Predicted 3D model of a 90-nucleotide RNA (Glycine riboswitch aptamer) from Microvirga lupini. The organism belongs to Microvirga, within Bacteria. Its Rfam family is "Glycine riboswitch aptamer". From the family's description: This family represents the bacterial glycine riboswitch. Its mean pLDDT, the model's own confidence on a scale to 100, is 77.

RNA sequence: AUGAUCCCCGCGGAAGAGUCCGGACGACAGUCCGGCGCCGAAGGCGCAACCGCCCCGGAAACGCUCAGGCCAAAGGACCGCGUGGGAGCU
Numbered sequence: 001a002u003g004a005u006c007c008c009c010g011c012g013g014a015a016g017a018g019u020c021c022g023g024a025c026g027a028c029a030g031u032c033c034g035g036c037g038c039c040g041a042a043g044g045c046g047c048a049a050c051c052g053c054c055c056c057g058g059a060a061a062c063g064c065u066c067a068g069g070c071c072a073a074a075g076g077a078c079c080g081c082g083u084g085g086g087a088g089c090u
Base pairs, nucleotide, nucleotide: 005087006086007085008084009082010081011080012079013078018036020035021034022033023032024031025030037070038069039068043066044064045063046062050058051057052056
């Protein structure tokens, strides 16, 4: 310095499950309290295939649902694209 990789940023795509019942504040959305039923793809936790520098570590889209969510909106793992900024390897 370049290429691939990782992180941040921007754009696009992106599933599931109650517009549940009662009360209060609210124009609506929404918030709080109580109750029952669900979802998993923010996060978190657990087992572990597997991987490594093999002392010990890293580990899932699997599982648990603490958190979060169950009209829309917002969010959303992951995927694609992009001018960039950063990291370390070669």